[in-house]
RNA sequence: AGAGUUUGAUCCUGGCUCAGGAUGAACGCUGGCGGCGUGCUUAACACAUGCAAGUCGAACGGAAAGGCCUCAGCUUGCUGGGGUACUCGAGUGGCGAACGGGCGAGUAACACGUGGGUGAUCUGCCCUGCACUUUGGGAUAAGCUUGGGAAACUGGGUCUAAUACCGAAUAUGACCACUUCUUGGAUGUUGUGGUGGAAAGCUUUUGCGGUGUGGGAUGAGCCUGCGGCCUAUCAGCUUGUUGGUGGGGUAAUGGCCUACCAAGGCGGCGACGGGUAUCCGGCCUGAGAGGGUGUACGGACACAUUGGGACUGAGAUACGGCCUAGACUCCUACGGGAGGCAGCAGUGGGGAAUAUUGCACAAUGGGCGCAAGCCUGAUGCAGCGACGCCGCGUGGGGGAUGAAGGCCUUCGGGUUGUAAACUCCUUUCGCUAUCGACGAAGCCUUCGGGUGACGGUAGGUAGAUAAGAAGCACCGGCUAACUACGUGCCAGCAGCCGCGGUAAUACGUGGGGGGCGAGCGUUAUCCGGAUUUACUGGGCGUAAAGGGAGUGUAGGCGGCUCACCAAGCCGGGAGUGAAAACCCGAGGCUCAACCUCGAGGAUUGCUCUAGGAACUGGCGGGCUGGAGUCCGGGAGGGGCAAGCGGAAUUCCUGGUGUAGCGGUGAAAUGCGUAGAUAUCAGGAGGAACACCGGCGGCGAAGGCGGCUUGCUGGAACGGGACUGACGCUGAGGCUCGAGAGCGUGGGGAGCAAACAGGAUUAGAUACCCUGGUAGUCCACGCCGUAAACGAUGAACGCUGGGUGUCGGUGGGGGUAACUUAUCGGUGCCGGAGCAAACGCGGUAAGCGUUCCGCCUGGGGAGUACGUUCGCAAGAAUGAAACUCAAAGGAAUUGACGGGGACCCGCACAAGCGGUGGAGCAUGUGGUUUAAUUCGAAGCAACGCGAAGAACCUUACCAAGUCUAGACAUCCGGAUGAAGGGCAUAGAGAUAUGGCUGCUCAUUCGUGGGCAUCCGGGCAGGUGGUGCAUGGUUGUCGUCAGCUCGUGUCGUGAGAUGUUGGGUUAAGUCCCGCAACGAGCGCAACCCCUGCCAUUAGUUGCUACGCAAGAGCACUCCAAUGGGACCGCUACCGACAAGGUGGAGGAAGGUGGGGACGACGUCAAAUCAUCAUGCCCCUUAUGACCUGGGCUACACACGUAAUACAAUGGCCGUUAACAACGGGAAGCGAAACCGCGAGGUGGAGCGAAACCUUAAAAACGGUCUCAGUUCGGAUCGCAGGCUGCAACCCGCCUGCGUGAAGUUGGAAUUGCUAGUAAUCGCGGAUCAGCAUGCCGCGGUGAAUACGUUCCCGGGCCUUGCACACACCGCCCGUCA
Repeated sequence: AGAGUUUGAUCCUGGCUCAGGAUGAACGCUGGCGGCGUGCUUAACACAUGCAAGUCGAACGGAAAGGCCUCAGCUUGCUGGGGUACUCGAGUGGCGAACGGGCGAGUAACACGUGGGUGAUCUGCCCUGCACUUUGGGAUAAGCUUGGGAAACUGGGUCUAAUACCGAAUAUGACCACUUCUUGGAUGUUGUGGUGGAAAGCUUUUGCGGUGUGGGAUGAGCCUGCGGCCUAUCAGCUUGUUGGUGGGGUAAUGGCCUACCAAGGCGGCGACGGGUAUCCGGCCUGAGAGGGUGUACGGACACAUUGGGACUGAGAUACGGCCUAGACUCCUACGGGAGGCAGCAGUGGGGAAUAUUGCACAAUGGGCGCAAGCCUGAUGCAGCGACGCCGCGUGGGGGAUGAAGGCCUUCGGGUUGUAAACUCCUUUCGCUAUCGACGAAGCCUUCGGGUGACGGUAGGUAGAUAAGAAGCACCGGCUAACUACGUGCCAGCAGCCGCGGUAAUACGUGGGGGGCGAGCGUUAUCCGGAUUUACUGGGCGUAAAGGGAGUGUAGGCGGCUCACCAAGCCGGGAGUGAAAACCCGAGGCUCAACCUCGAGGAUUGCUCUAGGAACUGGCGGGCUGGAGUCCGGGAGGGGCAAGCGGAAUUCCUGGUGUAGCGGUGAAAUGCGUAGAUAUCAGGAGGAACACCGGCGGCGAAGGCGGCUUGCUGGAACGGGACUGACGCUGAGGCUCGAGAGCGUGGGGAGCAAACAGGAUUAGAUACCCUGGUAGUCCACGCCGUAAACGAUGAACGCUGGGUGUCGGUGGGGGUAACUUAUCGGUGCCGGAGCAAACGCGGUAAGCGUUCCGCCUGGGGAGUACGUUCGCAAGAAUGAAACUCAAAGGAAUUGACGGGGACCCGCACAAGCGGUGGAGCAUGUGGUUUAAUUCGAAGCAACGCGAAGAACCUUACCAAGUCUAGACAUCCGGAUGAAGGGCAUAGAGAUAUGGCUGCUCAUUCGUGGGCAUCCGGGCAGGUGGUGCAUGGUUGUCGUCAGCUCGUGUCGUGAGAUGUUGGGUUAAGUCCCGCAACGAGCGCAACCCCUGCCAUUAGUUGCUACGCAAGAGCACUCCAAUGGGACCGCUACCGACAAGGUGGAGGAAGGUGGGGACGACGUCAAAUCAUCAUGCCCCUUAUGACCUGGGCUACACACGUAAUACAAUGGCCGUUAACAACGGGAAGCGAAACCGCGAGGUGGAGCGAAACCUUAAAAACGGUCUCAGUUCGGAUCGCAGGCUGCAACCCGCCUGCGUGAAGUUGGAAUUGCUAGUAAUCGCGGAUCAGCAUGCCGCGGUGAAUACGUUCCCGGGCCUUGCACACACCGCCCGUCA
């Protein structure tokens, strides 16, 4: 000293929370010792029992008990008698009991603190001064006796003493009256006179007392300045009240009490009322200022079961006294009595919670006493409690194989950890034994000595052994400290943020670690952090916060100058600020805590006093700059009243005129043939004043607009004269105050809440339309609120500029435009400065001064209650419970918008062909099933993984089997086999039985290799998790974007660059620019194709008639080059980039096609291609085998192929004309057989050589619009091929059968040229199986005006309460 938490990120505002310290604490876990402290915070609740105040025989009469002496009796240790006063019960008397001890209920008060006053007072015992202590008297308790009563207690009679009580004498400075002096004030002082008033004795060796009156000391009473709680939702209170006079009362002042008189007194500087509370020194916290608190110790006050009262006394209105009333408890003979733990212990109760019915008067102190001494639950000690603070210990050194065990692990190891074991040493504390205090001075004494509760304690010595002694909370961030397992939004954690939904460093446990340590955590409370109530030290344009405006009271603040005063202010001196506490310095307990000492500091305060005079203030004088008054000519929707005017709407009357009008997005309600709308003329009535008109004017604000007149307020300017601080602000108060609303009475054209109807809509109590009443208007009276806003209170001064406009004045100018200067108003831009930023910026949100109002997290709530106002509506004032961790401001980047601008894409449009309807193929959903294995799910799953499920594949199901395993490797042991082939059983796997059957080296002992079997490490899993992953892929999207470095701007997130003007297919290029460069993308480089050249010619080609041969011009093949670049030209453009057209050219503006996919998005897809973490199975979730299933079928969807026909079907002819490819377990020719699939056959070919028929087209014929010579599903029969095997479940052929379907609803898809459409061919997979997929060529169109709209995308901009980002957020109702 700060930190966490609002956001995607940022800055700010703002609350919440944490880290610190503290406690009379409590609770949880744990607990060795000692010292010093401390311990009912709750029920001022009730109390059993014991103790807590007595003492004096040196005041007195005495003798109940005990002692001593003595006598008598006898049961020889008891009873009775006498004496003594050693002592002493009860009693008289004295002193004490008013202290000490407890508690905090009450009290907001002179109760307390602090400083004064007492000229208004008292003070026992004590100290000191002076003077006395003479002389008498009468009683009474106890006792004795006699009564009453249950008891407590009490009555009568009789005797007696005193330091008890009462006289007399004497006495002053006492008291009273008058007088004098002093003083601000006299009850002071001087003098004179008068009045009444004292005493006690005891002891005898010292001695102790008594009385009067002074002084002192101590203690107490009373008065007073100042200081310290909350509440105004308590604003008025008061009749002994305020004062006076007389009297009373008191120690003393005083309405303290009383009679009379007066009518005062207190209050916004908070009276009165309500709530709460003993106050202080101090204590805790804090840098301080402050805030909180009042336990222990100390001072004061108050109280003693509750309320009241007095008595005694120096002192009480008395805790352990009295009387009385009440409640409660107890005793009782029912008549009546007794009691008061908030003393010390202790009990019950209450409570989260707080101790022993201890020892002693040895010490300190108190009471009494001459004293010894007695009393003392004050006190000193001990006991209990880790309740707090402090100290000590639980061992120290060495010790690596880094033991075992635990935990983790990548299985190598790491860690626990020198920790342990082991070895050497020590013995504090505790234990045992023994010795054993200081505290003791005083007092007593036989002069020797005696006297200690604590205590056999502290301490000393010796002994035995490491021996008896460690826990608690924490480890996600804040905040030091990490892993494994378990759990699976469960159990739980949590101070805040937040963890937990199968890999949790946040839950629980283990290991490990950081922290503190006889304690550690939790809870509660206080201060701090919090400058988050801001005096020190905050704010109010938008975050909470300026009163709607003015006027003005109290109050606050106030210009220049001179003199004085000294209240504030300044410093000097004095008193006080108790002690303890705190700080400093010393000292004592071994240290510390603790304790003691110092004429130490501090105690920031109050009071007194001698001074000072700058400032504030006060008093007095002067001044003119602030303020005001007068004069002049101007400006103005300033206000009030009266009158006047025209345009328009509506209505009425009449004319013309005819079928509609009106209204809307479109309509309808409505009006109209009873004549509307339209139009003309006349009339009525109300309201508002077009144009001018303007960020122009006026007003305090609200507000003010036709014209004229009257009355009237204010401001500005220009001049001189006058007054002389007269000023500013302004709590309350008063006044004004839009609209709506209210009351009474008018008025009512238009408009128009409510209401009605028509539409819209899922609904439509709305938006739109047709009507329409209050109201809007006037007069008078209420209301008193608004986003009453500049969201910005008023006043004054100061602080760079620029440019408009309104009013006034001066100068220049033909006195015209205009220009210049200045004062006042009103706008814009902008500097410094301010500000979180936005912004403000001489009209401040800048720099200063003064005064007022207001704010203190969000919600609850401007609500409730109370009060005031109002006719009401309501207004003003204005909470709490509860709840959240945020709510908010400004700005940033995105995403989004049924916001805007620009641009692109088969996106739309323009076209061509389809899908959606049919039957069939295929995939999916669903259903079914023993199983119908699994995955893919909008685009971007669905002829997808699968480039090909009859067995196999195969992962699924059923049945049968195996368990080191179908497969890999290592170790140990055994064997020589394994394998091949045969037979039997079986569905097969498999099982059984014959046959056959190792190799190399060798020292001949054996060793190596290989194989099998047995056992052990292990295998195996298409089991789970694609949300643990790698890799691969899809998609936005071949969209033009995505970023970085440096610089600059911004507090920052970020911005700039990348925006702008052009241009492009393109962030393509050019220009401009606080940017300059660069990277990934674009393009190019690569491949195919189109033209040409060169090179090379076999299997290709052929100008040779054929073959051979020859040749290589051509075709072709395949390698290398060329070619295209807006290069040329005209125009456009900015002289650019580039564009438009043209020439040339095979090709023209990236020529066409492909490969190539930026940063990233979708927790997109895939654990079943593969790889892989973790989890799971291990005679099974592994492996083998047979059969089945993946091919099911009411149905729904996607994708294809085939059609519905004449641009066609069928038949025939012409070997019509291709390209890409494939071929050895292969392609397979000719020829022959078969209607055909195919068969026989086998030439040729590892292929520019052999094999692989192109079809549509063209030509000719037929069919003639029909369910057909279209269409071919379905079914029957007969065959072919592959294969171990075509039943479930293959393909093909022939013959026969001949279904739906006549161009397809809403909707929807592809395509811009060699494209769509159409036609066939080839290949991969493959034994066989293609309408799928991947390729190839043939024929070969139509259309694009254009970018308004739909979809997707890019860039700029704007709004935003979204950021999981509009499939967002969010409101209300119901559950």

Source information: Small-subunit ribosomal RNA from an uncultured bacterium, 1375 nucleotides, folded computationally. Its Rfam family is "Bacterial small subunit ribosomal RNA". Gene Ontology terms of the family: ribosome and structural constituent of ribosome. Its mean pLDDT, the model's own confidence on a scale to 100, is 85.